[in-house]
RNA sequence: AGAGUUUGAUCAUGGCUCAGGAUUAACGCUUGCGGUGUGCCUUAUGCAUGCAAGUCGAACGGUUCUUUGACUUUCGGGUUAAAGAAUAGUGGCGGACGGGUGAGUAACACGUAAGUAACCUGCCCCUAAGUAGGGAAUAACUCUGAGAAAUUAGAGCUAAUACCUUAUGUGCUGCUGGAAGGAAUCUUCCAUUAGUAAAGUCUUCGGACGCUUAGAGAUGGGCUUGCGUCCGAUUAGCUUGUUGGUGGGGUAAUAGCCUACCAAGGCGACGAUCGGUAGCUGGUUUGAGAGGAUGGCCAGCCACAUUGGGACUGAGACACGGCCCAGACUCCUACGGGAGGCAGCAGCAAGGAAUAUUGUGCAAUGGGCGAAAGCCUGACACAGCGACACCGCGUGGGGGAAGACGGCUUUCGGGUUGUAAACCCCUUUUCUCAGGGAAGAAUAAUGACGGUACCUGAGGAAUAAGUCUCGGCUAACUACGUGCCAGCAGCCGCGGUAAUACGUAGGAGGCAAGCGUUAUCCGGAUUUACUGGGCGUAAAGAGGGUGUAGGCGGCUUCUCAAGUCGGAUGUGAAAUCUCUCGGCUUAACCGAGAGGGGUCAUUCGAUACUGUUGGGCUAGAGGGCAGCAGAGGGAGGUGGAAUUCCCGGUGUAGUGGUGGCAUGCGUAGAUAUCGGGAGGAACACCAGUGGCGAAGGCGGCCUCCUGGGCUGUUUCUGACGCUGAGACCCGAAAGCGUGGGGAGCAAACAGAAUUAGAUACUCUGGUGGUCCACGCCGUAAACGAUGGACACUAGGUAUGGGGAGUAUCGACCCUCUCCGUGCCGAAGCUAACGCAUUAAGUGUCCCGCCUGGGGAGUACGGCCGCAAGGCUAAAACUCAAAGGAAUUGACGGGGGCCCGCACAAGCAGCGGAGCGUGUGGUUUAAUUCGAUGCAACGCGAAGAACCUUACCAAGGCUUGACAUGUCGGAAGUAGCGACCCGAAAGGGAAGUCACCUGUAAAAUCAGGAGCCGUCACAGGUGCUGCAUGGCUGUCGUCAGCUCGUGCCGUGAGGUGUUGGGUUAAGUCCCAUAACGAGCGCAACCCUCGUCGCUAGUUGCUCUCUCUAGCGAGACUGCCCCGCAAAACGGGGAGGAAGGUGGGGAUGACGUCAAGUCAGCACGGCCCUUAUGCCUUGGGCUACACACACGCUACAAUGGGUAGUACAGAGGGAAGCAAAGGAGCGAUUCGGAGCAAAUCCUUAAAGCUAUCCUCAGUUCGGAUUGCAGGCUGAAACUCGCCUGCAUGAAGUCGGAGUUGCUAGUAACCGCAUAUCAGCACGGUGCGGUGAAUACGUUCUCGGGCCUUGUACACACCGCCCGUCACGUCAUGAAAGUUGGCAACACCUGAAGUCGAUGGGCUAACCCUUCUGGGAGGCAGUCGCCGAAGGUGGGGCUGAUGAUUGGGACGAAGUCGUAACAAGGUAACC
Repeated sequence: AGAGUUUGAUCAUGGCUCAGGAUUAACGCUUGCGGUGUGCCUUAUGCAUGCAAGUCGAACGGUUCUUUGACUUUCGGGUUAAAGAAUAGUGGCGGACGGGUGAGUAACACGUAAGUAACCUGCCCCUAAGUAGGGAAUAACUCUGAGAAAUUAGAGCUAAUACCUUAUGUGCUGCUGGAAGGAAUCUUCCAUUAGUAAAGUCUUCGGACGCUUAGAGAUGGGCUUGCGUCCGAUUAGCUUGUUGGUGGGGUAAUAGCCUACCAAGGCGACGAUCGGUAGCUGGUUUGAGAGGAUGGCCAGCCACAUUGGGACUGAGACACGGCCCAGACUCCUACGGGAGGCAGCAGCAAGGAAUAUUGUGCAAUGGGCGAAAGCCUGACACAGCGACACCGCGUGGGGGAAGACGGCUUUCGGGUUGUAAACCCCUUUUCUCAGGGAAGAAUAAUGACGGUACCUGAGGAAUAAGUCUCGGCUAACUACGUGCCAGCAGCCGCGGUAAUACGUAGGAGGCAAGCGUUAUCCGGAUUUACUGGGCGUAAAGAGGGUGUAGGCGGCUUCUCAAGUCGGAUGUGAAAUCUCUCGGCUUAACCGAGAGGGGUCAUUCGAUACUGUUGGGCUAGAGGGCAGCAGAGGGAGGUGGAAUUCCCGGUGUAGUGGUGGCAUGCGUAGAUAUCGGGAGGAACACCAGUGGCGAAGGCGGCCUCCUGGGCUGUUUCUGACGCUGAGACCCGAAAGCGUGGGGAGCAAACAGAAUUAGAUACUCUGGUGGUCCACGCCGUAAACGAUGGACACUAGGUAUGGGGAGUAUCGACCCUCUCCGUGCCGAAGCUAACGCAUUAAGUGUCCCGCCUGGGGAGUACGGCCGCAAGGCUAAAACUCAAAGGAAUUGACGGGGGCCCGCACAAGCAGCGGAGCGUGUGGUUUAAUUCGAUGCAACGCGAAGAACCUUACCAAGGCUUGACAUGUCGGAAGUAGCGACCCGAAAGGGAAGUCACCUGUAAAAUCAGGAGCCGUCACAGGUGCUGCAUGGCUGUCGUCAGCUCGUGCCGUGAGGUGUUGGGUUAAGUCCCAUAACGAGCGCAACCCUCGUCGCUAGUUGCUCUCUCUAGCGAGACUGCCCCGCAAAACGGGGAGGAAGGUGGGGAUGACGUCAAGUCAGCACGGCCCUUAUGCCUUGGGCUACACACACGCUACAAUGGGUAGUACAGAGGGAAGCAAAGGAGCGAUUCGGAGCAAAUCCUUAAAGCUAUCCUCAGUUCGGAUUGCAGGCUGAAACUCGCCUGCAUGAAGUCGGAGUUGCUAGUAACCGCAUAUCAGCACGGUGCGGUGAAUACGUUCUCGGGCCUUGUACACACCGCCCGUCACGUCAUGAAAGUUGGCAACACCUGAAGUCGAUGGGCUAACCCUUCUGGGAGGCAGUCGCCGAAGGUGGGGCUGAUGAUUGGGACGAAGUCGUAACAAGGUAACC
C1' cells in the first nucleotide's frame, strides 16, 4: 500500500466481498512446562449452608470461674478480702468506611472551569479558657405472669463518661447604637443588654487518656453557575407552583423548597415538549491523522440494595448484612401469630453458546475498637480450577546415501517422502529421584504462600505436536472415488465420467501449544468527504418568482478589543500512553524520572484581518431627465378567409374512403356548382436561427388601463446590496364544481375492415371535453435534463434593439460601443460525449438536492383537496449487481455503393407415371452401424447370394483365430490319420510315425523345435468425434485477414485497410500521419490451342499427321479516343490466340464443440468360459406409406427395318482374345496374336432408302409365364443376360423447384475402376451442337462505408405484463389480547408536620405536702401521602377469517409492449 466482482473488451460511476488489528469471548480438533493477568456480557431471577462488623472491664453495676489468704462450719459447705480470667446488660466509638452491582437516570448525573459575602464537618493537628455544686431514674438482677414461638406485661432493687438542674462565662449567639474596611445582604472593632458548658477513669502520683466552650487548620461533603455530553420533527407547540414579587414557614445553607396573596409570566426551529436508548469519566481499541466504536479488569464520581413509600438515630444515612408500613415471593406455626432478603465471599438452582473453590491465612498492606496486650476483618495476601489472554521455554544437537524398507506417483527410465529414518557420537533445558533451601520480618516473638522459588548431585533422548489450508484473491498439486448426486462456498463461483474447487490418500504451504470457525468493533471505505466527494447524460438543481429570519457583503478614516495572535499563572488526580533508566535469568509484569494531553479559567500585551461605534466617498444599487423596440399582461370593440349547418337555384347517379375493401351519405335528389343566411372557433401570407415575459406562456386589426426592459445623460441619494430555511403568489395540458356556449376536432362508445385473435394501428360516425365567466386542482421529458448573484479568462461569424465617430446634399457603406439571441472554435475543464465570455473554465457568497438496484416515490401517520389525487416519506424482504460514456463486432421489416446463373432473358429438366437406388417410417429374431437444412438422402459402399458382416437364431471353443514371455509336464511325442457322432465347426479315435543338438550309442537319456497345462496376456466394428491426432465438408476461389515501427486516444481501440477513381481481385493509381511488411489475389505448375527445332517404336513409304521432348509466341507492346498529367476503360491494326486466351491443380485468418473412435492412430472407461473366437442358416434385399437422386417414356425433330460413314480415351496374363464354326440369341467350340502406337475392343446419334400416319398406336416398356445361357461349392430367400409370349401406368405433369453464359446447355454413344458374377450409379472420353443476357427494382448469398441498438450463446438475440402453483416478508381488516406513561375521581398504610390533648406523667418551680404550674407522652383530628380500585382517552406490541400489492422460484399458460424506423418512433 491494495485486491476480486457489472463488460466480448474499455474508462469512469457505484455497491458487495476479502487481506489487517482488537475482544471479559464461545464452539470444533489438539494439548508438555512456567510466569503475569483475567473469569455470569444472559434473569437487578430465586436462594439451602457457612462465613463477610465489631470492639472497649482503663465508662458502669452485677454474674460466673480460678488461685491465694482470713473467719466460720452441722465438715456438705458458707461468709469475706485480694489477684486473675470470662462475660449477658447499661454506656461509648464503629456499623454512612471497606466490599457488590449498573436496574434506574439524557440529569448540574458526569467531565471541565469557576463561585459559596448562602453552608456543614465526628475522629486528627494547633491555640485560648475551663472541667464547680447538686438531683431523679433505669437495664442487668429477683419475684409473679402471658405465649407454640418470636417476644413480652406487672412489682421490687441498683450504677455510670447514661439523664436532669444550678453556678461560673475565656468565649459564643441574639437585639440596639457607633467607627473603620469591603465585592450588594458582609467583615473587623467598641459599648449596652439577654441567653448559653462540662465527666470522669487509670496511675509508677510525675502524669496520661478523656470531657466542655471558642478560634484556626486539615480532611470530607452540601449547594449554585458557564461550557461540553446519543437518536427521532412520521414528536411543534409546552407550562398553573407554572415565571416573578411580598409576607410567613423551612433547611447546615440559597431557592416555589413549602404556604397565603398579587402580577401574567416562563420555555421553544440555536429544537422546547414527547418518545426511544444509555450509568458518566480517566481511559480502551482502531486509524497516518481527523475521526469512529467502546466504557470489562484498575482508578474517580453517581445511583441502587426483594418492589414502592417513610422517617428515626447520628458529625455524617433517609442507611446492602438498622427500624416502620404496603405489595409480591419463600419458610415456621399449636392457626392465635411470627420470620426472611447473597447486586458481600464461597456455593446451589434456573437461564444461557458461555464464565471458577461451600480452599488457606490475618504472615504482609489497610481498616474498626481499645491506654495497651489484643480481638475482628471472604478488604486483603495466597493457593485451587479454566490455553481465556499476554509473555517465555521445550519436544533434542552433530554426523549419516545402499539415497534402505514402506507409502504415493510414473512417460515404467524414474521421481518424491528424504539426512528424513536406521546407525554412530554428544548434550540434559524440561522430566524422575535424592540432598540443601530462602528473601518477603519493621521486631523479643510471629510466614498462609511453602519444603515453594532457587542451588547441588544422579538417571536417561529419555516424558512432550498439533491444527488449518493448497481454483483466483492468497503462500502451497497430484492420484483415486463421486458424476449438477453427495457435497463445497468470504466474493467470484466449483460438481452433468478425465474435478489442482466435493470426499480420501500422498505431498506441499502457513501458524504453532496452539490452530481454525463463529460473533462484535475500527480499518481498508475519499462509501457522509472538517481534513477529504458530488449534482448536463451515472443518484442528485426545487416548475417559476417575491420576500422574513439567517448567512455573506464596496472604498476610506477614527474608536473599542468580541473573534484572532502572543506571553505568564493556575489547573487538566493516580494508573494508562511515549522516551530514558532500573528490578525479577529474559520477556510479559513491576518500579523511578521526564514528556504529552483542554473549544478551560485568570491576567498582561498586539491590532493586520473580521467584528463594534462615529464620520466621509461614489465605481455596487436605486431615482430624475431625454429617447427606443416588443405576439409582455388585462378589458372592450371590430374584420376577412375557411369548415359545418339551413334556405333556394342548376344538375344526375353516384359519392366518400382505403394498401385494397366495407360501414356511411345518396333517386325522399347526395357529391359537384351558384346565390342568400346562421353560428362557433381559430387568426393563412408577413414569420425569421426573429421579438417579449420570472417561468408556465404570448401571434388578425383598433381603443383604453398597466408591468418590465434597453440606450444616452457624471443630474440626485449614498451601500440603501446578494442569496434566501419557513411563508406567500404565479403556474401547460388533463381533470372537478356552478352557469352559459357548442362550428370544427375528438377520449369513451358504435359500426366497417385487418387479423389466428384485434377490446389496437386504418376507415365511417360520435358523447364528455376543447370555448366563455367564476371557483378549485398544483402536477409535466414544467428540459438548456445545466439554481441565483458578481468578477475575471483568445477570437471569428450571423442576427434583433439602441448610441457615437467618419463619410455624404442625404440615406446607405465603413469603424467603435452597450444590451440580447445563435453557430464555430483557443486555453482550460470533463469518465467520455462534449462545454467553451449565454461555461460544464478560474474564483467568492447563499440556497436546494444525492449516497447501490429492487421493494417505492409505495405503506402507515400527518397536512392540503369536493373528488381525482397532491406534498412529506419508511421498513421487512431480496439481488451482486443496476446504471453512464465510448470501442469492436453482430443484427435491423435503416441508408448508400458493388458483385455472383442471385434475379431477369433463354434452353433443358425435376415435382405427375413405371422402374432403379438411397433415406425416413413401419415391420422383424435380425432387418448391423454411421451420415440429418444449405453443407445427410446413386452419401461411407470403386459394386451384401456364401465370404464381406459388424446384426439375428442355433451349435461349439476358453491362453483362445493371432503375438511375446515365464514356470511346469508328458514319451510312441509333434505330424499324418482310416473310422464314428455332427448341418458344419467341433469332439472322439484304430493305426502310422518323425526333425535338430549333445553323448560311444538312442523313437525311449538331456536340451531345442513342436504338444499339453499354469500365469502374465491376447482379443473387442463395445462407449465417448463433447477428451484427441490425422483427414474432410462449408462459408468460398469470397477478397479478405493481420503484423512491425510511428502517430492519435486515459483506455478498449483507431490509423495503416478510410476517401476519389479503377479492377475479376486490399488489382492498380492519386490523395493521405502514416511508412513498410506478411498470409491471401495474381504469377510461378499441369493441360488444350499456333509455330519452330530435335528424336522416334509402330506403320510399305513420306511433306504432313501422330508420339515424346526442347523452345518461340501475348506484354495493353503499337495506333486513336476518354479520364486527372495516373491507374484504367472503349475502339482498331497485326496475330493461331487480345486484354486473366480456355480448363485444371492450388482453398488466407477463421466459423460451424460441423463430420469421422466403423479406414487408421490414440487418452480414458467397460467385457474377459464373453461385448472375444469358430461354424451353419437367416438378415442387411421386409413394405399401408412419405421424401431425395436418377433411368425409361409419353412419341413423327419419332419408332421399326435395311444399307453406309466418322472418334477419343482407356484396359488386357488365373487376362484380353481374332479368324473360322454352331446357335434366332444370350452364348458356345476354337485358339492365331498380344505383357501391347505392333494383338484384341461393331462407336452411336448422323447419312441414304423404306414402312408406320396421330392411335394408348409398329409409342411406351413395367409386370408375368415358359424355355434357355453365363459366373460361382451354391443363384429359393437374393445375380446378370437371351428368346418367345404377355403389353401396366403414362398423351409433357399443381404449388413449387434445379442446372446451365460456348465447344457451354442439350442430345449421342464409348471406355474404365470396383468385380468370380452383377452398373439406370461414379470417374473419364470423344461425336453433334444451340438460345439468351434490356438490366440490377425485387428474391437469395456475399463484400465495403455509414447509422441505430437495452443484442455479445450476438435477432433462432433480448425482453414485458396478466393468469396458474409453491415459499417468504409486509400493508389493510370486524375484532381479540398484552405492555407503558399520564389524567380524573374514590379509598388511604407507615410517617413527618400541624391542631387538640378531658387520659397519663420521676428530675425544674411554687406549695398549706396534698396538690398546682412549666414541660412531655398516649390518644384523636387535619394536610400531604405509597399501594389499591373505578373510568375515559393516549402511545406501543402480539394475534385475526378475509383481502391488497411485493419478492423469489424448474424448460407452466396467453399474447408480443420495449430494444433496429422493433415493424403504429419512443417517452413524460
This is a predicted structure of a 1468-nucleotide RNA (small-subunit ribosomal RNA) from an uncultured bacterium. Its mean pLDDT, the model's own confidence on a scale to 100, is 84. RNAcentral holds the sequence, with entries from ENA, Greengenes and SILVA.